[in-house]
RNA sequence: AGAGUUUGAUCCUGGCUCAGGACGAACGCUAGCGGCAGGCCUAACACAUGCAAGUCGAACGGUAACAUGAGAGCUUGCUCUUGAUGACGAGUGGCGCACGGGGGCGGGUGAGUAACGCGUAUGCAACCUGCCUUUUACAGAGGGAUAGCUUUCGGAAACGGAAAUUAAUACCUCAUAACACUGCGAGGUGGCAUCACCAAGCAGUUAAAACUUCGACGGUAAAGGAUGGGCAUGCGUAACAUUAGCUAGUUGGUAAGGUAAUGGCUUACCAAGGCAACGAUGUUUAGGGGUUCUGAGAGGAUGAUCCCCCACACUGGAACUGAGACACGGUCCAGACUCCUACGGGAGGCAGCAGUGAGGAAUAUUGGACAAUGGACGAAAGUCUGAUCCAGCCCUGCCGCGUGCAGGAAGAAGGCCUUCUGGGUUGUAAACUGCUUUUCUGAAGGAAGAACUAUUACUACGUGUAGUGAUUUGACGGUACUUCAGGAAUAAGCAUCGGCUAACUCCGUGCCAGCAGCCGCGGUAAUACGGAGGAUGCAAGCGUUAUCCGGAUUUAUUGGGUUUAAAGGGUGCGCAGGCGGACUAAUAAGUCAGUGGUGAAAUCUUUCGGCUUAACCGGGAAACUGCCAUAGAUACUGUUAGUCUUGAGUUCGGUUGAGGUAGGCGGAAUGUGUAAUGUAGCGGUGAAAUGCUUAGAUAUUACACAGAACACCGAUUGCGUAGGCAGCUUACUAAGCUAUAACUGACGCUGAUGCACGAAAGCGUGGGGAGCGAACAGGAUUAGAUACCCUGGUAGUCCACGCCGUAAACGAUGAUCACUCGUUGUUGGCAAUACACCGUCAGCGACUGAGCGAAAGCAUUAAGUGAUCCACCUGGGGAGUACGGUCGCAAGAUUGAAACUCAAAGGAAUUGACGGGGGCCCGCACAAGCGGAGGAACAUGUGGUUUAAUUCGAUGAUACGCGAGGAACCUUACCUGGGCUUAAAUGUAGAGUGCAUAAACGGGAAACUGUUUUUUCCUUCGGGACUCUUUACAAGAUGCUGCAUGGUUGUCGUCAGCUCGUGCCGUGAGGUGUCGGGUUAAGUCCCAUAACGAGCGCAACCCCUAUUCUUAGUUGCCAGCGGGUAAUGCCGGGGACUCUAAGGAGACUGCCAGUGUAAACUGUGAGGAAGGUGGGGAUGACGUCAAAUCAGCACGGCCCUUAUGUCCAGGGCUACACACGUGUUACAAUGGCCGAUACAAAGGGCAGCUACCUGGUGACAGGAUGCUAAUCUCCAAAGUCGGUCUCAGUUCGGAUCGGAGUCUGCAACUCGACUCCGUGAAGUUGGAUUCGCUAGUAAUCGUAUAUCAGCAAUGAUACGGUGAAUACGUUCCCGGGCCUUGUACACACCGCCCGUCAAACCAUGGAAGCUGGGGGUACCUGAAGUACGUAACCGUAAGGAGCGUCCUAGGGUAAAUCUAGUGACUGGGGCUAAGUCGCAACAAGGUA
Repeated sequence: AGAGUUUGAUCCUGGCUCAGGACGAACGCUAGCGGCAGGCCUAACACAUGCAAGUCGAACGGUAACAUGAGAGCUUGCUCUUGAUGACGAGUGGCGCACGGGGGCGGGUGAGUAACGCGUAUGCAACCUGCCUUUUACAGAGGGAUAGCUUUCGGAAACGGAAAUUAAUACCUCAUAACACUGCGAGGUGGCAUCACCAAGCAGUUAAAACUUCGACGGUAAAGGAUGGGCAUGCGUAACAUUAGCUAGUUGGUAAGGUAAUGGCUUACCAAGGCAACGAUGUUUAGGGGUUCUGAGAGGAUGAUCCCCCACACUGGAACUGAGACACGGUCCAGACUCCUACGGGAGGCAGCAGUGAGGAAUAUUGGACAAUGGACGAAAGUCUGAUCCAGCCCUGCCGCGUGCAGGAAGAAGGCCUUCUGGGUUGUAAACUGCUUUUCUGAAGGAAGAACUAUUACUACGUGUAGUGAUUUGACGGUACUUCAGGAAUAAGCAUCGGCUAACUCCGUGCCAGCAGCCGCGGUAAUACGGAGGAUGCAAGCGUUAUCCGGAUUUAUUGGGUUUAAAGGGUGCGCAGGCGGACUAAUAAGUCAGUGGUGAAAUCUUUCGGCUUAACCGGGAAACUGCCAUAGAUACUGUUAGUCUUGAGUUCGGUUGAGGUAGGCGGAAUGUGUAAUGUAGCGGUGAAAUGCUUAGAUAUUACACAGAACACCGAUUGCGUAGGCAGCUUACUAAGCUAUAACUGACGCUGAUGCACGAAAGCGUGGGGAGCGAACAGGAUUAGAUACCCUGGUAGUCCACGCCGUAAACGAUGAUCACUCGUUGUUGGCAAUACACCGUCAGCGACUGAGCGAAAGCAUUAAGUGAUCCACCUGGGGAGUACGGUCGCAAGAUUGAAACUCAAAGGAAUUGACGGGGGCCCGCACAAGCGGAGGAACAUGUGGUUUAAUUCGAUGAUACGCGAGGAACCUUACCUGGGCUUAAAUGUAGAGUGCAUAAACGGGAAACUGUUUUUUCCUUCGGGACUCUUUACAAGAUGCUGCAUGGUUGUCGUCAGCUCGUGCCGUGAGGUGUCGGGUUAAGUCCCAUAACGAGCGCAACCCCUAUUCUUAGUUGCCAGCGGGUAAUGCCGGGGACUCUAAGGAGACUGCCAGUGUAAACUGUGAGGAAGGUGGGGAUGACGUCAAAUCAGCACGGCCCUUAUGUCCAGGGCUACACACGUGUUACAAUGGCCGAUACAAAGGGCAGCUACCUGGUGACAGGAUGCUAAUCUCCAAAGUCGGUCUCAGUUCGGAUCGGAGUCUGCAACUCGACUCCGUGAAGUUGGAUUCGCUAGUAAUCGUAUAUCAGCAAUGAUACGGUGAAUACGUUCCCGGGCCUUGUACACACCGCCCGUCAAACCAUGGAAGCUGGGGGUACCUGAAGUACGUAACCGUAAGGAGCGUCCUAGGGUAAAUCUAGUGACUGGGGCUAAGUCGCAACAAGGUA
């Protein structure tokens, strides 16, 4: 110090989350030791038991128990008597202590309290103070009771009553007395307002206590000191305004009372005040501070332990005593609760220390000691002390130590991983060797904390005090510590390992189980779940959870924002408030620096020191940023006084405008009425219909009336604060600007609350109503159409008056002032004049710099740079909702939450994709044509159905005559049945055998199996070859996953695109280049250009073909020469030609003309076989479709192993109500049939092609010959010539069926092809729709081949023959390319997304009511108790009892109020994997 998370990516805004520290903590796992700390945060809930406050005999009366002494009785070891003693000590009285409280405390708790309670600083001229200390004075004389004890009575008890008697440092009376108190007070001094102080003098009032060893110690009065307290005041001290008004003792005065003391503290009277937006009152919450945690700080949070203050002591009230209380271990009363009871009545208060129950996630021993420190009492010894000092429990925290150190590689074994017998890792880790002993165990020694006191001895002065020495005193504790011995011996876990965040692999699981702080993992290869190995982090601890601060500049004083992300009020005026021009003077409130006081200690910081170190503790310093006082300074701000003119304003002149209000007038249009002309439609729409019209519409003409709005001018024009304002004109009125001077003299700016204005719609009353037009009606559209469109039409729109008070009231930009480059247009004025256009002021616009901004953009009209004031914002949703308040007639407006829920929501820009957006361009895309498909029959494939099986795959384009370029068996993967299990094949190694093989017979459908017979070969005799059996190792699978893959392929698409390097632009994603203007088939080329180049694509290079040349001339050819035949290149021969097959040439917009800058284009141009890519093929960029294929092959993982492997027979893949695709044949005369006859190319051939001959109607058969092929062979049809048929279901068409055959093949039943004879179905040109094709193409005609025994081939792939028509053109359909635009899409429009309804869950509002709690008011009652009053009773008296009055706690009643819970029913909201209905928004989202 930052990081993760919104997006395809980017920048920003903005929330959520994490890493750090802390803790009185809790939970999980684990645990060796020590030191120092800490330990009911919850029920201020209830408490059993023990202890926590006693002490004094040197105040008193006395003697229960103990001991001693004395005496008595006698049973000789017991009893009794005696206060006589020790001294002891129960109970009583007194004193003191306690209570109280102070000191010290002490100890506890935080319920209450928003307060002078606390903190800080002052004041008391308005006060008190026991013990302590200083000083002064005094202490004389009497008296009567009472407790105890004794007796007696009541009661269960607690306790109480009566009688008799007794003492005091208890009580009372008298005396004395002042520097005390009260009254008077000559005189004097001082201050701070009331005033205070000094003081001669006079009068009045008030005291005491003894004891004693005579040293003391105590008592009374007074004055001081110290300490502590009381009271008052300034300042500070939580949240809510959805709490705005509160207050009758209330505010003040006078008088009195009361108090230690001031005071409405209380009472009487008088006055009507007091507090409050600088937050009164109310409600809620809360002890406050020093501190503690965090933070760079400012701050935020906190108030455990320790210290200070306060409050409280079961709940409420009250006083007594006392120096001090309204009293934790006191009293009285009331209440609740618990306990005892003889039912009459009593007792109690752990928020003291332990402890118990309960509550809770959770917090300890019913311990030891007064040894130390401190306290109470006492003269002291001493007693008491749950204060305190110690120990115990607890990993609750902080700190420290240890669990060993060094060497040691066969890098052991084992584990884990692996590319696998190799390696890596665990890992110098272990074993092993050496060393050490902190700890541990055992043994021995053994503290400091101790100073006092007391006793004793001595010394100093007088038997007392002081000092010195000796003895005595330790809970902790035989503890800390030290030494010796032994032996690595006794001692490591927890969490994590996807990113943030250090650390990775295997197995299991398979959106299951589970994880998760955020993002998110898990659907068969999970570094994210669970286990293992390994690693990382920390370590006697480690993680999790809760809470606080930080990070968060995410409330911003330091230190944020408001055009579009949340956020400028709709506008103006203006009270308070805030801020404010120039100069001078005074003052000193703010401000600045100095000094003094205070800011407790502890804490924090620092330094030094003590425990072996540290934590911890001690000494010193610094600090405590604050408050108060004081004397100074005077620049700035403030205040006061004076002056000024530049801010602001006023007056005079001119001018501008749809500024406002009221009135008058005008024309066009529309509608209506009347009259006329005139006839059949009008109107409306995408198309229609509703509607109007023969009762005369629409149209046209004339006249009249009505209401509303003002064309052209008209414009980034003008005016107004905003809303807003438009025919012309009049009146009234407001404002701006400008010019010239004069005047006032800061009069200014902003502006919470407030007041006024405020579009449209809406509301009220009364008018008006032409057109338009919510609602409504009808007609259309549609699946529906409560809409869009059409025909009508009511409120309303208009006027007057009154409400409402909101708008995307927008420049989404508050007002004012100052400053800051330029260009240009325009409105109004001034100045200046002239034909040139400059200057100035105030506006309205455009463009562009610096600067700013996340960017878009803004840019003198700022969103720039500064100043002042106001308003507003703090994640999205819930929600501008609910409740409450205010306003309103209502509608509603304004103010304005929470629960709950999500991890985003959002802004700007980028790249794509998309659009029922735009522009340009291309393509058999459309159009123009030719021929088809869709109708029929058949063939074939698919779906579906069926089946034991109908094996599997391919499924829009891009599956469907596809894998399959050959399913009768085989193929074959499917089904049924029968067999085999190292297996069907192959190899290696070991052992054995020659029984193997073969033959025969039997079973069987076969595979297979049973029986019988037979029984190798070579040899150098060592062995080898072969077969079989057996063993071991390697198998096998057309089983799954094409969404784990390789390879291959389809498609966009042979479309023209896809990228890179460097540079430049941008914060960045990205852009530029690749855009623009032309051109092209083309990102082809040219020009221009912050780009310059390059790559993959295009083109070319390759093959075939079209022309020609050269070379070569067999098996091809034959012109010329020769031979020969019935005839034929048949033969000799030839290379001319054709042809064959090698190599060249040729075509490049090269030339010409035109257009053009160029590229290039145009031309019936020339030349040429071919002309603008000549034609065809091969060739397929980056990528898209998780496209296809695990069944062609390969391959990861998973699965089967007497089976999902393998062998065999038969069946199936060929089924058949149906649907679809692709084809064949047809429907006929451009034809069918018959006869005759001509011309190819490219291929194939030995298990083959077969000439030729014979037979058969034929398929074919029987002979026979050539050819391993330019040699032999398989080989055309349409065409041409002639004949016939004559428009018909035919001499068209051939399906189907019957019969007879041929061929292949072990085998044609399921299930082959072909031949012949017979039979002769549908079909007469095919609906919507749809396919191919632009030239040697379509159409048409045959031929060949692969596969193959044969063939379901009408398929596929090639080949040649004949050989057209049309293209005006790019509006439209489809697909594609480029540019641009919008976007809420990015899985990218097959996208995204809204609302109702239905279902489940959650929180919440309303609600007839019901229930609880709080505070107050009124009335009734009213304990204890203070005060007051008081004739009867008691007492000599003082006084008391009793009674009464006032007040009050508590109780009761009543009407309201605040708040919480609950409530049938009901409202909306949120959330949920696939529900229903529509399709509202995002593109012109299909009606912006």